RNA sequence: UACUCAUCGAGAGAGGUGGAGGGAUCGGCCCUGUGAACCCUCGGCAACCCCACGUUUUGUGGACGGUGCCAAGUCCGGCAGAACCCCUGGAAGCAGGGUUUCUGGAAGAUGAGCG
Numbered sequence: 001u002a003c004u005c006a007u008c009g010a011g012a013g014a015g016g017u018g019g020a021g022g023g024a025u026c027g028g029c030c031c032u033g034u035g036a037a038c039c040c041u042c043g044g045c046a047a048c049c050c051c052a053c054g055u056u057u058u059g060u061g062g063a064c065g066g067u068g069c070c071a072a073g074u075c076c077g078g079c080a081g082a083a084c085c086c087c088u089g090g091a092a093g094c095a096g097g098g099u100u101u102c103u104g105g106a107a108g109a110u111g112a113g114c115g
Stems, first nucleotide, its partner, number of pairs: 001115001003113006013042004021031003025078004043070003048066002050062004074107001079104005085098005
């Protein structure tokens, strides 16, 4: 770093260091001198890999080890579709715009596998 598969409304923070940023991206909205990021120590969560038993797909239990994670739903939206409502135009069929909700997607993250 390419690809494949699975998962992403749950859960879990203190201290030190440092000294202004952080939440991937854009917009929004947040967090932050009552101390951001990075790094270190300790603690915790979870159960992907792993282990035991069972089953023959899917289960139950465990947590020494390999990762991961510990503000907010992946913080929310971005693209497409559907439904309700509202506004504008039109004689009307309808067209354009907006809000909310839902579904799907995109992107991203994490793990495992294979290059």
The RNA shown here (SAM riboswitch aptamer (S box leader)) has 115 nucleotides and comes from an Anaerolineae bacterium. The coordinates come from a structure-prediction model, not an experiment, and the mean pLDDT is 84. The model forms 97% of the base pairs in the Rfam consensus.